Predicted 3D model of a 349-nucleotide part of an RNA (small-subunit ribosomal RNA, central domain) from an uncultured bacterium. The full RNA is in RNAcentral, with records from ENA, Greengenes and SILVA. Rfam family: Bacterial small subunit ribosomal RNA.

[in-house]
Context: one part of a larger RNA
RNA sequence: CUGGGCGUAAAGCGCGCGUAGGCGGUCCAUCAAGUCAGAGGUGAAAGCCCGGGGCUCAACCCCGGAACUGCCUUUGAAACUGGCGGACUAGAAUCUUGGAGAGGUCAGUGGAAUUCCGAGUGUAGAGGUGAAAUUCGUAGAUAUUCGGAAGAACACCAGUGGCGAAGGCGACUGACUGGACAAGUAUUGACGCUGAGGUGCGAAAGCGUGGGGAGCAAACAGGAUUAGAUACCCUGGUAGUCCACGCCGUAAACGAUGAUAACUAGCUGUCCGGGCACAUGGUGCUUGGGUGGCGCAGCUAACGCAUUAAGUUAUCCGCCUGGGGAGUACGGUCGCAAGAUUAAAACUC
Numbered sequence: 001c002u003g004g005g006c007g008u009a010a011a012g013c014g015c016g017c018g019u020a021g022g023c024g025g026u027c028c029a030u031c032a033a034g035u036c037a038g039a040g041g042u043g044a045a046a047g048c049c050c051g052g053g054g055c056u057c058a059a060c061c062c063c064g065g066a067a068c069u070g071c072c073u074u075u076g077a078a079a080c081u082g083g084c085g086g087a088c089u090a091g092a093a094u095c096u097u098g099g100a101g102a103g104g105u106c107a108g109u110g111g112a113a114u115u116c117c118g119a120g121u122g123u124a125g126a127g128g129u130g131a132a133a134u135u136c137g138u139a140g141a142u143a144u145u146c147g148g149a150a151g152a153a154c155a156c157c158a159g160u161g162g163c164g165a166a167g168g169c170g171a172c173u174g175a176c177u178g179g180a181c182a183a184g185u186a187u188u189g190a191c192g193c194u195g196a197g198g199u200g201c202g203a204a205a206g207c208g209u210g211g212g213g214a215g216c217a218a219a220c221a222g223g224a225u226u227a228g229a230u231a232c233c234c235u236g237g238u239a240g241u242c243c244a245c246g247c248c249g250u251a252a253a254c255g256a257u258g259a260u261a262a263c264u265a266g267c268u269g270u271c272c273g274g275g276c277a278c279a280u281g282g283u284g285c286u287u288g289g290g291u292g293g294c295g296c297a298g299c300u301a302a303c304g305c306a307u308u309a310a311g312u313u314a315u316c317c318g319c320c321u322g323g324g325g326a327g328u329a330c331g332g333u334c335g336c337a338a339g340a341u342u343a344a345a346a347c348u349c
Stems, first nucleotide, its partner, number of pairs: 003321004007303002012317001014201004021194003025088004030083002033081002035077008049065006091191001092188003095184004103177007110154001114150008125136002162169002206247006215241002220236004258316006266294013298305002322349003331342004
C1' cells in the first nucleotide's frame, strides 16, 4: 500500500461553526470532458510467454508468433458521471399562529440554615469519640429569647422529568437573547451532507490583577489510634472554594458508541404538541417530536445491541495496526508558569 477494523480486545477528535476538497434529489434538452465501440499510428532491440529449430542433452543460441494491458490521432454512441441551459417540489431554508422548557447574559429581590457581634434569662459544664484527648467555659460557655451583620448555597416541588452542540444548567421577578417542537400550508427552488487545515466554546484544579471571605477545606499544627501512623477518627486552620477581568485547554470531557440520510416485527411507561369520535370534570382511536423499559429478525467472540442499532445500505471526516520503552526524549508551536499539543528511536520480551 491492498486490506481488516474502532461499545467492553489497539482504535470515534471533548463539542460546535466552517474554508478547500469529497459526495449529492426529480424531469427535459444539449455538449461530448470522463465512459464505451471501430479504424490508424506508435509502443526500439533483447528479455518474459507460446510454437518450432541448432549445439549428443541442458544451460545457451536462432526463427516465427503472441504480448507490450500504454499513449496519440480520427470516426461514431449518448445510458451513467460531468459541463451548460430550462423546468419541478418529496431534501433544505424562509413565513404565520401557538404552546413547552434548571438554554444563555445582566440587574434586582426573598426565606430557611450557618458563623460572628450586642442585649436578656440562666449555671457548670459544653464539645467530640469506638473510647478519649487536644479545644471552648465562672473574665459566665453550652442551652434559650430578641436585635444586628456577613458570605455562600437555594430544602420541599424533583421525576431512567425538562433544556442545551458538548462542557453544563435548579429560589423568585424583570430586561435582552439562542435553539428545538407542533399546526398551517403561503414563499424560495437543491440553496444540501460531510469537513483536512482554520476558528470558537469547553467541568474541576491551577495561574495573573483587584475585590470578597460565612461555611467547608489541600498544605500545616495539635490530640488520638498504632509496633510505627508523614493516614483513616477528632480539635483547629491557610491557600482555594465566591465576584470582575484575563490566561490555562485538560478529564472515566463516557452512551467508553463521529456526523448525515434511507430502510427493517412489535408491546409498554413517561414528557411536549396536533387531529377525530364518543361523550362532556373524561374515555377511546390516531398522528408528530423527545426520553426510558422489554423484545423479533439480523448482528456480535461473548456480554449484549435491537426504529434513540452495535441490524441492512450510502457519503464524508477522525482514528488503530503486538507488549514494554512512551504519550516519553529531541525539535517545532502555544503558555506568565504549571504544562499542553505534535511525536520518535535504540534496546527488550